[in-house]
A computed fold for a 347-nucleotide part of an RNA from a bacterium, annotated as large-subunit ribosomal RNA, domain IV. It was read from a public genome assembly. Its Rfam family is "Bacterial large subunit ribosomal RNA". Model confidence (mean pLDDT): 80 of 100.
Context: one part of a larger RNA
RNA sequence: ACCUGGUUAAGGAACUCGGCAAAACAAUGUCCGUAAGUUCGCAAUAAGGACUGCCACGUUUAACGUGGCUACAACAAAUGACCCCUGGCGACUGUUUAUCAAAAACACAGGUCCCUGCUUAACUCGUAAGAGGAUGUAUAGGGGCUGAGGUCUGACCAGUGCUGGAGUGUUAAUCUUGGCGGUCUUGAAUAGAUAACUUGUUAUUUAUUCAGGGCUAACUGAGUCAAGCCUCCAGUAAACGUCGGCGGUAACUCUGACCGUCCAAAGGUAGCGUAAUCCCUUGCCGGGUAAGUUCCGGCCCGCAUGAAAGACUUAACGACUAGGGGACUGUCUCAACCAGGUGCCCG
Numbered sequence: 001a002c003c004u005g006g007u008u009a010a011g012g013a014a015c016u017c018g019g020c021a022a023a024a025c026a027a028u029g030u031c032c033g034u035a036a037g038u039u040c041g042c043a044a045u046a047a048g049g050a051c052u053g054c055c056a057c058g059u060u061u062a063a064c065g066u067g068g069c070u071a072c073a074a075c076a077a078a079u080g081a082c083c084c085c086u087g088g089c090g091a092c093u094g095u096u097u098a099u100c101a102a103a104a105a106c107a108c109a110g111g112u113c114c115c116u117g118c119u120u121a122a123c124u125c126g127u128a129a130g131a132g133g134a135u136g137u138a139u140a141g142g143g144g145c146u147g148a149g150g151u152c153u154g155a156c157c158a159g160u161g162c163u164g165g166a167g168u169g170u171u172a173a174u175c176u177u178g179g180c181g182g183u184c185u186u187g188a189a190u191a192g193a194u195a196a197c198u199u200g201u202u203a204u205u206u207a208u209u210c211a212g213g214g215c216u217a218a219c220u221g222a223g224u225c226a227a228g229c230c231u232c233c234a235g236u237a238a239a240c241g242u243c244g245g246c247g248g249u250a251a252c253u254c255u256g257a258c259c260g261u262c263c264a265a266a267g268g269u270a271g272c273g274u275a276a277u278c279c280c281u282u283g284c285c286g287g288g289u290a291a292g293u294u295c296c297g298g299c300c301c302g303c304a305u306g307a308a309a310g311a312c313u314u315a316a317c318g319a320c321u322a323g324g325g326g327a328c329u330g331u332c333u334c335a336a337c338c339a340g341g342u343g344c345c346c347g
Base pairs, nucleotide, nucleotide: 001342002341003340004339005338006337007336008335010333011332014331019328029051030050031049032048037042039148053069054068055067056066057065058064059063082326083325084324085323086322087321088320089318090317094106095105110146111145112144113143114142115141116140123132124131125130149313150312151311152310154243155242156241159240160239161236162235163234164233165232166231167230169229170228175223176222177221178220179219181216182215183214184213185212186211187210188209189208190207191206192205193204194203195202196201197200244262245261246260247259248258271305272302283299284298285297286296287295
């Protein structure tokens, strides 16, 4: 000097981002008593208060020992929830980053939309066989979003998506039928070669050309033809999403119920609102404090809220988060001492 404990005058959060840490209160004993709110279950052991023995003798005050008594009831070895008020978020119990995050994140019951009619559901895994779904069958199964309950969930189908319908387009293999070419074969013509003899005819063979037939190509054309795509027409937002601007106007002023105009598919409804969302911003007013960038209530032209990426509210719940109060304290004013330990220095 540090670590782990302990004690502390007066004050009592003045410390600090913040009562972090520590202290204190108290211990599912008994009796009394208990508010707002509320989903009537709770909140609640709310809060708060009282008691936890009495008598006699002995011992040394404390305290203990022995004996007795009353009452429904005479807690207690250690260990060990502080309480209250008001907001935010999430309904709740639960789950999570094993090893820096436990939360407002995830899940959840509930809501809603889409798919699925079962010889092989839809969907998922697998090249396949096969398996799960399921020894289930739409009160079932899969997927998306939202997230108890209460009050609700507005407008827009123009764009994109999805679903349904239609066809003037486009479109594969297949099938049908041609063309150029190749090859095989038949016939004819021309030319060459060989053989025979009647000496200019016949036969065989090769090459070229033409015609017919068969087969054929990783060549090429046409016809036929499904879904899809495309186009058109509808529907669909608890599908992806979107939800205006300018100018004027009322007997002081201000404001603008009202009017005009442009654009648009439609122009943000209810609710909430300086918010976990507000830049300006420590907005303005009020409360709390001696003093309040935080907090609570109100206001609202909301830079850039808003209705299942749900809106608002909500009892209970929370090792969540914000503000305040009581109790309590070495957190502090402001430090001191004690015990044990570690390191270092000196002897």